[in-house]
This record gives sequence, structure tokens and C1' cells, in this order.
RNA sequence: UCCGAUAAAGGCAAACCCGUCGAAAGGCGGGGACGCAAAGCCACGGGGCUAAACCCGGGAGCAUUAAAUGCGCCCGGGCAGGUUGGCCGGGUUGCCGAAA
Repeated sequence: UCCGAUAAAGGCAAACCCGUCGAAAGGCGGGGACGCAAAGCCACGGGGCUAAACCCGGGAGCAUUAAAUGCGCCCGGGCAGGUUGGCCGGGUUGCCGAAA
């Protein structure tokens, strides 16, 4: 360097609950432990999730009526963006030292 013990000293903390921020995904704080040898840190690549805004399609409505047009509403799809490091790859730093 690599590797990772039923080792030692420590560390982190899933689900769930409470509070809080957010449109949401989700974040943060407290409790709590399923797990974790990088479950420390970084959204660079892929994946997952979200999508208030924006775009497209459809629907009924309103603008006296029809066409056209416009407006907001509802439904579906896409997406800028967001999020996830406890999905994977990559980058970077790091505690301990049995075996191979």
C1' cells in the first nucleotide's frame, strides 16, 4: 500500500416519534437504533425521488352567441431547477492493526 478480527479505544445513526424550514422530494434540531470501516467531506458521471415555476396535450368554464383569440381552473405528460453521499462510480481526508 492493500485488507478488515466476535480485537481495543472511540465515532456515526435507518425506521418511527416530536419540533422546525420547504410547494414537494427532502434538510436541520431532539429522542431512538436498523445498520455502517469512511454511514467523514465534495452533486463531477450514472441512477432514484421531487417538480411550486415553465412548456406541451386534453377537459369543462368565463369574456353576450358562433369561429378565432385571451384568461384562470382541473387532469395527464415533459422539463429548468431542487434533492439524495445510508443507490453506485469517481475525487479527497482520516482512527485502529489480528489474519492473509
This is a predicted structure of a 100-nucleotide RNA (c-di-GMP-I-GGC riboswitch aptamer) from an Elusimicrobiota bacterium. The coordinates come from a structure-prediction model, not an experiment, and the mean pLDDT is 86. Lineage of the source: Bacteria > Pseudomonadati > Elusimicrobiota. The model forms 91% of the base pairs in the Rfam consensus.